Predicted 3D model of a 1418-nucleotide RNA (small-subunit ribosomal RNA) from an uncultured bacterium. It matches the Rfam family "Bacterial small subunit ribosomal RNA". Rfam links the family to the GO terms structural constituent of ribosome and ribosome. The sequence is in RNAcentral, with records from ENA, Greengenes and SILVA.

[in-house]
RNA sequence: ACGAACGCUGGCGGCGCGCCUAACACAUGCAAGUCGAACGGACCCUUCGGGGUCAGUGGCGGACGGGUGAGUAACGCGUGGGAACCUGCCCUGGAGUGGGAAAUAACUCGGGGAAACUCGAGCUAAUGUCCCAUACGCCCCCCUUGAGGGAUCUUGGGGGGGAAAGAUUUAUCGCUCUGGGAUGGGCCCGCGUCCGAUUAGCUAGUUGGUGAGGUAACGGCUUACCAAGGCAUCGAUCGGUAGCUGGUCUGAGAGGACGAUCAGCCACACUGGGACUGAGACACGGCCCAGACUCCUACGGGAGGCAGCAGUGGGGAAUCUUGGACAAUGGGGGCAACCCUGAUCCAGCGACGCCGCGUGGGUGGUAAGGCCUUCGGGUUGUAAAGCCCUUUCACCGGGGAAGAUGAUGACAUUACCCGGAGAAGAAGCGCCGGCUAACUCCGUGCCAGCAGCCGCGGUAAGACGGAGGGCGCUAGCGUUGUUCGGAAUCACUGGGCGUAAAGGGCGCGUAGGCGGCUGCUUAAGUCGGGGGUGAAAGCCCGGGGCUCAACCUCGGAACUGCCUUCGAGACUGGGCGGCUAGAGACCGGAAGAGGAGGGUGGAAUACCCAGUGUAGAGGUGAAAUUCGUAGAUAUUGGGUGGAACACCAGUGGCGAAAGCGGCUCUCUGGUCCGGUUCUGACGCUGAGGCGCGAAAGCGUGGGGAGCAAACAGGAUUAGAUACCCUGGUAGUCCACGCCCUAAACGAUGUGCGCUGGAUGUCGGGAACACAGGUUCUCGGUGUCGGAGCUAACGUGUUAAGCGCACCGCCUGGGGAGUACGGCCGCAAGGUUAAAACUCAAAGGAAUUGACGGGGGCCCGCACAAGCGGUGGAGCAUGUGGUUUAAUUCGAAGCAACGCGCAGAACCUUACCAGCUCUUGACAUGGCAGUUGCGGUAUCGGGAGACCGGUACUUCCUUCGGGGACUGUCACAGGUGCUGCAUGGCUGUCGUCAGCUCGUGUCGUGAGAUGUUGGGUUAAGUCCCGCAACGAGCGCAACCCUUGCCUUCAGUUGCCAUCAGGUUGGGCUGGGCACUCUGAAGGGACUGCCGGUGGCAAGCCGGAGGAAGGUGGGGAUGACGUCAAGUCCUCAUGGCCCUUAUGGGCUGGGCUACACACGUGCUACAAUGGCGGUGACAGCGGGCAGCGAGGUCGCGAGGCUGAGCUAAUCCCGAAAAACCGUCUCAGUUCGGAUUGCAGGCUGCAACUCGCCUGCAUGAAGGUGGAAUCGCUAGUAAUCGCGGAUCAGCAUGCCGCGGUGAGUACGUUCCCGGGCCUUGUACACACCGCCCGUCACACCAUGGGAGUUGGCUUUACCCGAAGCCGGUGCGCUAACCGCAAGGAGGCAGCCGUCCACGGUAAGGUCAGCGACUGGGGUGA
Repeated sequence: ACGAACGCUGGCGGCGCGCCUAACACAUGCAAGUCGAACGGACCCUUCGGGGUCAGUGGCGGACGGGUGAGUAACGCGUGGGAACCUGCCCUGGAGUGGGAAAUAACUCGGGGAAACUCGAGCUAAUGUCCCAUACGCCCCCCUUGAGGGAUCUUGGGGGGGAAAGAUUUAUCGCUCUGGGAUGGGCCCGCGUCCGAUUAGCUAGUUGGUGAGGUAACGGCUUACCAAGGCAUCGAUCGGUAGCUGGUCUGAGAGGACGAUCAGCCACACUGGGACUGAGACACGGCCCAGACUCCUACGGGAGGCAGCAGUGGGGAAUCUUGGACAAUGGGGGCAACCCUGAUCCAGCGACGCCGCGUGGGUGGUAAGGCCUUCGGGUUGUAAAGCCCUUUCACCGGGGAAGAUGAUGACAUUACCCGGAGAAGAAGCGCCGGCUAACUCCGUGCCAGCAGCCGCGGUAAGACGGAGGGCGCUAGCGUUGUUCGGAAUCACUGGGCGUAAAGGGCGCGUAGGCGGCUGCUUAAGUCGGGGGUGAAAGCCCGGGGCUCAACCUCGGAACUGCCUUCGAGACUGGGCGGCUAGAGACCGGAAGAGGAGGGUGGAAUACCCAGUGUAGAGGUGAAAUUCGUAGAUAUUGGGUGGAACACCAGUGGCGAAAGCGGCUCUCUGGUCCGGUUCUGACGCUGAGGCGCGAAAGCGUGGGGAGCAAACAGGAUUAGAUACCCUGGUAGUCCACGCCCUAAACGAUGUGCGCUGGAUGUCGGGAACACAGGUUCUCGGUGUCGGAGCUAACGUGUUAAGCGCACCGCCUGGGGAGUACGGCCGCAAGGUUAAAACUCAAAGGAAUUGACGGGGGCCCGCACAAGCGGUGGAGCAUGUGGUUUAAUUCGAAGCAACGCGCAGAACCUUACCAGCUCUUGACAUGGCAGUUGCGGUAUCGGGAGACCGGUACUUCCUUCGGGGACUGUCACAGGUGCUGCAUGGCUGUCGUCAGCUCGUGUCGUGAGAUGUUGGGUUAAGUCCCGCAACGAGCGCAACCCUUGCCUUCAGUUGCCAUCAGGUUGGGCUGGGCACUCUGAAGGGACUGCCGGUGGCAAGCCGGAGGAAGGUGGGGAUGACGUCAAGUCCUCAUGGCCCUUAUGGGCUGGGCUACACACGUGCUACAAUGGCGGUGACAGCGGGCAGCGAGGUCGCGAGGCUGAGCUAAUCCCGAAAAACCGUCUCAGUUCGGAUUGCAGGCUGCAACUCGCCUGCAUGAAGGUGGAAUCGCUAGUAAUCGCGGAUCAGCAUGCCGCGGUGAGUACGUUCCCGGGCCUUGUACACACCGCCCGUCACACCAUGGGAGUUGGCUUUACCCGAAGCCGGUGCGCUAACCGCAAGGAGGCAGCCGUCCACGGUAAGGUCAGCGACUGGGGUGA
């Protein structure tokens, strides 16, 4: 934007528009008639003058107007020309209109038929028909004049031929011939006019000529003959599609798409064919024939054609009334009146479109309600109500045009004007995640749904649905469809091809395209002026008319085009001439794996023969197959054969590319340099075409040493149709013939010109110096790099820069370089080359990460080196699983599993069963009531909670009350859910050395730089360098502890000295030196020396020192990762429960037990067990506590109880150690299990505590695969303390005693850091992703065939009809006296020909068992 449709909605008017589908079929009515002034007649009326009606004859018109777009790719249309034509009615000029004749309808009579209709006989008229006359400037023939090359035209003359109609109202209308005009039409030509080359050849009346025929007219239009042409890559033929145009829509334009309404042209009228009449038709509402269909029928036969207007059925997403009128405009007929006119003008229906208008205006601020809320409020919202106004439109009443030049108005209840009533009758639709303008709540919970693209929805959804609010448009709003735009995304304007899609594998060359300098000429292109045309409408501009607008109207401009004419002569083209700079030739030189053929050489491999010689050889990661005592391998000599040519050898050379490598001979192509002798644009490119074209492969024949697909065997492996090994055939080689592909690559077509450099190298030349060299130059081949270009990478005189010429090629990915078809091929296959379907991407370059069975550097108990464990046993403990009424819940690789739990008998406790309470065990507030409640003692019921009772006792007060209780209302409560809504806290990478920022700089950008590099460190630690300079969080240090010293202090600690005392003892006086305690300091900083390093940072060694390079240990955890853990610590959003998912209680459960795993304890013993002796710690704890001592008990423990609120008293004894004994055994090992007897705690040890004694005495003899910890006061081993706690530790947190072994080293395993590299990964390798198979769906190829459409060829049949022939039948006009003739008709024959038929093809489509691949699917 729309001829639209669909959904929701709908007040008025104006102007337009309205079957895009079935050119499907049509009921009914209407759409073309008219003339009595052409004619006869019939009937009616009559004022007898005449008038009217009607069928028929006749005339004009039915070829216009109206419809439709099936066909048509065509001179059909558009545009511009042309010549060989016709043209009724109309205009204009000239001339004429005389005389006659024969018929025929109507009508009458008779006949046939159901009908349609028709037959026979008879009468009659005309503007119907015919004959004669006359006739010009009309037609034909001849002569002649002039013009012309000719065709032909022209002047004059002669000959021949051809006409007519009348009517009336007496003024006209007609009629005939002829000239001209106008209008309309026929014909021809240039140019323009869709797609397909997977349509490449087409053509027999075909192309031309001559004669004839035919037409209004040219013409193969037709025919006979002759010739063999004509068309086509500038796209013929064929296939598909389509009416064309003015214009319409879009677009800045160029263009693209379309061709409704209006206008021009064409074509068609049920389908096909045909002619007749006519001025005009091959005729929409005429005729004939054939066909299909419908209807009528008396079955004999007939009728019909809405793509006219309405209307019906059907088809369809979809398109109107069986209206009014001839009033206007126009058409036909008529002298006219007039008649006809579904043309037309109007009305009706439809928001289908465009345009205009309205649905009210002013005032009115916490209204209610709705919605949201942080509960304060906000918003709907001046919106409403209320108050005050107005009346457009619609409605009612009245008036009332123009359209109508004199009359005539369908429209018409017209437009318009006046009056009236009353805010009265009149608002919806879409959207609100981004694009894109507009946000909240609720519901829902990957459901229901949305969606144009991206994408929303899995429990807080601005995206679904509803609501409130908002945004947009508004009598409409959305959706769908289609077109153009955006899309520079087919690029003419205006794109590309190194890596994104895209350079042909390479050359030669045809057509074509393009082409050096210069002179003259031409005027095709080009440029300028004039003329013609480019219909109207439309678009645009300026006026005008409807109140405005839409709409209408007038004028202008425009219509970018075509034709013609005059001119210009630069440029392109054409013609003629000249030139030498392009190109080529010639002469002299040069290099080379350029090509083809012949010959020839040595090394090596293999094989054969012979010699020597003996047990192995060969091969691999390691082996084996294999060869070898029948003598291999090794070695020596000799021989045979084939293939390839070491060194030289080089980003060296040559070639168009493929490609080319010993030496030599013959033949041969190209290139380069120098000279500047010749030709004179001879050039460049190159669609088709032709040739060449690695390897593999194919055919025929040779050849065959080595190598080696296939194949065999051996290994490897989960397997190994592989990689490795041993063999081995095609093949590799030669000749000839095919194939024709490639990552045929510089992924870069060819040619030419121009545009800074540096440096190698190959070939040639020149100059200078002269021993080697330097400089210049031409051609090749490399590297680096400037400008420029490029998305970047990169490229950069060998361009991917700047230009010119020509060719090839590209247009999202997959399907697919596939199918079908064609061509080529022996085959393999090649080449050309789609579509359906499917996806929202595929891709390029670069960036940051991550990753790698990539690289470099470096760390860590990471490995290695060691020591001790785990994994086996028994037990403890946690977990899984199972079980259960319940076995509460959480934790899940490392980083869950002696974890939350620093301690489940009740409690804890969250679980289960049962009982029980309902404002609640707990908080706050309101209201009403009561003055209690609580405590002590006690009684009853009950498992208890709890309920009920008795006695005693009791609060503060400023007197208002507070407090408490009961009832009630708000609410409490929840270890209910969501750790994936969260805070906080924590684990982990990891105490790893990293993580970032500001400014600057670089890059289009992501981003980079800094942070990389060279050293160094435990460290992004430090130093140096550097387009970076600085800074922050981390590292380190600051903090605690430990190790040495000093100072201060001195009880409860200590005792050297002095004194006293004891069996002994710091016991006492005393002292504070020492130990120690605990406070403050010192001390260590690579500070010193040497070496090394770069005069650095640092490293190595040394000295001193209690301690040395961070002294040991701890605390301290960057940016972040794991949606890691925790809603059951706490806090918290949302959701859920509310006589229960809340509260209380009793009992049970968390303690279960076929099993499996983790963490531990104790062991298996002699480095030990048992007995004995009895020495030496440290950290700690203690008043409902630690408890000495005494005493009882075998013992756990009991009784008693000093001291201690702790450097004072107590726990308290340390243990391993040492001595003795046992002697290798299921033991004097080991202690599970079980029995009995006790002890302790506690309301209570049955489920389910700990301990003791006696008895019992299980498994277990060092633990498979695998796996853990530890680098020094560490591992190992030994005991001690503490938290929790009534009681209960093998766990946890601490403490000290004894006290090792090993580290070569960084290849490997694990984790980590930095740099670098590759990447198709980014949820980041636990990534991504390929193919088969299985299943489902979809489209498609092949397919025995089968069905249909279109079409070709040949033949058969041959309606109607034109034409031709015949015409013995029939025959009014004319001739003839007549007979008869001329002419005509029927009939018959023939050519042509529609439909139909037969046969054979071509092509397209549908279906098709089966089958091939393809696409999609969590």